[in-house]
Context: one part of a larger RNA
């Protein structure tokens, strides 16, 4: 010497449960398999390398040495790994007690808006643009009141807030449910931590099979702009959006930052639980845990920045990267109803 990376330059798997593998807390005794040190045994021969010779050098070629990084046997050692027994209680998880919460599911309910559709009043316009026009409307609209249907979505509260592994979640009540965090340290006793394959989860769109269908709106269709306008602008408008069930499995699935654990100045907000003080007490001071921001030293960092929510210091395990286009293409397997996914090249060219 024994590879460098991965926030934005290529590069963190979309996120989870877990197989198998790797890793793996104090602390006794045993072992002695890994280790480590002594002896021995083997490592043909040629080949390496150092020496010396022989061919007029040299290649080649004799000769001595030395390696042959490797195995095997035997003594010891006994610190650290492994494994055998045994203990502990800080990891890790259970009991109890508290508690936030748009976390999941079903089910009932409410108000405002909007379009319908019906009556009342009531006339000539509405409506819509940068102007306009197609639309609608004297068969009585628009405006207004009254009744009535329906479907969708939940102003204000609301945030720089909260929950959830991620996708995501939001009117009110109810039932069923999952995980969090605080507290008291009783209980187990290392039961942990990651995680190839593999199993679910998994925003919009889109599939299928009933349903539904107000508003909105791909696609069409018309008025307009324009040199043209398969577009922005208007008028309508169907899938769809919305229920159930089944498939799809993709995203700027973004903090563009995998998980875990421990260590590294400080400052100020905010959520959620505790303790103490203040004669009471939301207030107000102060300390401990958990989340969620903003700044900000050390260090990092190509800069941008990041800083106890690290992109700092370190350990373990997992994914992923290796010039640019060709291509996330072709083939070929897997899946899938289809759309297509994933898995993933070359030639050739800069």
């Nucleotide at each position: 010497c024994u590879g460098g990376g991965c926030g934005u330059a290529a590069a963190g798997g979309g996120c989870g449960c877990g197989u198998a593998g790797g890793c793996g807390g104090u602390u006794u005794u045993g072992u002695a398999a890994g280790u480590u040190g002594g002896g021995g045994g083997u490592g043909a021969a040629a080949u390496g390398c150092u020496g010396c010779g022989g061919c007029u050098c040299a290649a080649c070629c004799g000769c001595a040495g030395c390696g042959c990084u490797g195995c095997c046997c035997u003594c010891a050692a006994g610190a650290c790994u492994g494994c055998a027994a045994g203990a502990c209680u800080u990891g890790a998880g259970c009991a109890c007690g508290g508690u936030a919460g748009a976390g999941g599911c079903g089910g009932a309910u409410g108000g405002a808006a909007u379009u319908c559709c019906c009556g009342g009043u009531g006339u000539a316009g509405c409506g819509g643009u940068g102007g306009a026009a197609u639309g609608c409307g004297u068969a009585g609209a628009g405006a207004u009141c009254g009744g009535g249907a329906a479907g969708a979505a939940c102003a204000c509260c609301a945030a720089u807030g909260g929950c959830g592994a991620a996708g995501g979640c939001a009117g009110u009540c109810c039932g069923c449910u999952g995980g969090g965090c605080c507290g008291u340290u009783g209980c187990u006793g290392a039961c942990g931590c990651u995680g190839a394959g593999g199993c679910g989860c998994g925003a919009c769109a889109g599939c299928g099979u009933g349903g539904g269908g107000a508003g909105c709106a791909a696609a069409c269709a018309g008025g307009a702009u324009u040199a043209g306008a398969u577009a922005c602008c208007c008028u309508g408008g169907u899938a769809g959006u919305c229920c159930a069930c089944g498939c799809c499995g993709u995203a700027a699935a973004c903090g563009a930052u995998g998980g875990g654990c421990a260590c590294u100045a400080g400052g100020c907000g905010u959520c959620g639980g505790g303790g103490g003080g203040a004669g009471c007490g939301a207030c107000c001071c102060u300390c401990c845990c958990g989340g969620u921001g903003c700044c900000g030293u050390c260090g990092c960092u190509a800069a941008c920045g990041c800083a106890g929510u690290a992109a700092g210091u370190g350990c373990c395990c997992c994914g992923c990267c290796u010039g640019g286009g060709g291509a996330g293409u072709a083939c070929g397997g897997c899946c899938g109803c289809a759309a297509g996914g994933u898995u993933g090249a070359a030639a050739c060219u800069c």
Molecule: small-subunit ribosomal RNA, central domain
Organism: metagenome